[in-house]
Source information
Glycine riboswitch aptamer from Phytoactinopolyspora endophytica, 100 nucleotides, folded computationally. The coordinates come from a structure-prediction model, not an experiment, and the mean pLDDT is 78. The source organism's lineage runs through Bacteria, Actinomycetes, Jiangellales, Jiangellaceae and Phytoactinopolyspora.
RNA sequence: CGACUCCGGCCGGGAGAGUCUUCGCGUCCAUGGUGUCGCGGAGCGCCGAAGGGGCAACAUCCCCGUCAACCUCUCAGGCAACAGGGACCGGUCGGGACAG
Numbered sequence: 001c002g003a004c005u006c007c008g009g010c011c012g013g014g015a016g017a018g019u020c021u022u023c024g025c026g027u028c029c030a031u032g033g034u035g036u037c038g039c040g041g042a043g044c045g046c047c048g049a050a051g052g053g054g055c056a057a058c059a060u061c062c063c064c065g066u067c068a069a070c071c072u073c074u075c076a077g078g079c080a081a082c083a084g085g086g087a088c089c090g091g092u093c094g095g096g097a098c099a100g
Base pairs, nucleotide, nucleotide: 001100006095007094008093009092010091011090012089013088018044020043021042022041023040024039025038026037028035045079046078047077051075052073053072054071057066058065
């Protein structure tokens, strides 16, 4: 000096599942019937790619321990569109370190 890898920032891409039912409030139309739109609560159904949990595997006489996943569970989160989030992928910038 120092690539891949590792960590972080920025940009781009990025899936799935109910515009369900009901109640309350407000608004609009209307003139007394219910409807439109928005917000909030409840119920049932559903999704998994923030996060979180579980198992494989390794190790071990045993107990204990290390420890994954896009698999699984759905606690959390999410389910028209818009917005937001989004594992992961690509590019770029910065940081640290090893091989050399």

It was read from a public genome assembly, where an Rfam model found it.